Model confidence (mean pLDDT): 81 of 100. This is a predicted structure of a 67-nucleotide RNA (transfer RNA) from a marine eukaryotic metagenome.
RNA sequence: CAGUAGCUCAGUUCGGUAGAGCACCUGAUUCGUAAUCAGGGGGUCGCAGGUUCAAAUCCUGUCUGGG
Numbered sequence: 001c002a003g004u005a006g007c008u009c010a011g012u013u014c015g016g017u018a019g020a021g022c023a024c025c026u027g028a029u030u031c032g033u034a035a036u037c038a039g040g041g042g043g044u045c046g047c048a049g050g051u052u053c054a055a056a057u058c059c060u061g062u063c064u065g066g067g
Stems, first nucleotide, its partner, number of pairs: 001065003006022004016053001024040005046062005
């Protein structure tokens, strides 16, 4: 310094409905596949506490990885 969807990441500035691309599933299209189009599923935001009406975001501890 980083840890957020299966993977790569955004979101932290200023606390206010958790997102994008790829992947996956279903349908359309096709002789079939790919591509394309439409729709859909998927998250204890590393873990445990605290503050707050409300925490991915603030505070404390802790684990893992990198320098």

RNAcentral holds the sequence, with entries from MGnify.